RNA sequence: UUAAGAUAAAGGCAAAUUCUCCGAAAGGUGAAGACGCAAAGCUAUAGGGACUAAAAUCGAAAGAUUAUGUCAGCCAGUUACCGAU
Numbered sequence: 001u002u003a004a005g006a007u008a009a010a011g012g013c014a015a016a017u018u019c020u021c022c023g024a025a026a027g028g029u030g031a032a033g034a035c036g037c038a039a040a041g042c043u044a045u046a047g048g049g050a051c052u053a054a055a056a057u058c059g060a061a062a063g064a065u066u067a068u069g070u071c072a073g074c075c076a077g078u079u080a081c082c083g084a085u
Stems, first nucleotide, its partner, number of pairs: 004085001005082001012037002017032003021028002035073001041078003047075002049071003056065003
C1' cells in the first nucleotide's frame, strides 16, 4: 500500500409496529422504536429489477394498458471511517 470484516476502538444508520403530516396510490417527512446493516452513505430520463395507476387511452360496466409518480434495506454504479490477524 492492497485485500478482508475482528468477541477491537471511535462513531453511524434504523426494519416491523404506533402516532403525525404530505400524497390518488405506491411511497415519503417528523417523533417513538430496533429487525438488522461494513457502505443500510450518495445516485431513480441517460444500467437491470420491483411497486403504484391519479391523469390518459380502450371498454356498456367490471376491468385492462400505460410513469410523467415511487423504491438505494433487490442487484448495480460511485465515494468513504477504522483496521486485529
Predicted 3D model of an 85-nucleotide RNA (c-di-GMP-I riboswitch aptamer) from Peribacillus kribbensis DSM 17871. Lineage of the source: Bacteria > Caryophanales > Bacillaceae > Peribacillus > Peribacillus kribbensis. Its mean pLDDT, the model's own confidence on a scale to 100, is 86. The model forms 95% of the base pairs in the Rfam consensus. It was read from a public genome assembly, where an Rfam model found it. Its Rfam family is "c-di-GMP-I riboswitch aptamer". Gene Ontology term of the family: cyclic-di-GMP binding.